Molecule: transfer RNA
Organism: Bacteroidota bacterium
C1' cells in the first nucleotide's frame, strides 16, 4: 500500500434478534481457622479503542479513523 481478524472492568474472556453491560481472577471488607494458608458470603470496579451517523433506544447496524497481530505486494 493491498486485505483479513482483534479492541468490553487491573488481568483472561463473554455478551442471543438493537432494548438495565456481565464471568471468572485480582482488589476491599465480613465469616469460618490459635495464625497463615484456603474455603464461604459481600462489595467496588466500566468514555463498550476513538469521532461521527442511523434508530424512541446501538457493545451490536452504517461510515470514517486509530493501535496491535496475521497474509500478500513493493524496495533492498
Nucleotide at each position: 500500500c493491498g486485505g483479513g481478524a482483534u479492541g468490553u472492568a487491573g488481568c483472561u474472556c463473554a455478551g442471543u434478534u438493537g432494548g438495565u453491560a456481565g464471568a471468572g481472577u485480582a482488589c476491599g471488607c465480613g465469616u469460618c481457622u490459635g495464625g497463615g494458608g484456603g474455603a464461604c458470603g459481600u462489595g467496588u470496579g466500566g468514555u463498550c479503542g476513538c469521532u461521527g451517523g442511523u434508530u424512541c433506544a446501538a457493545g451490536u447496524c452504517c461510515a470514517g479513523u486509530c493501535a496491535u497481530c496475521c497474509c500478500g505486494a513493493c524496495c533492498a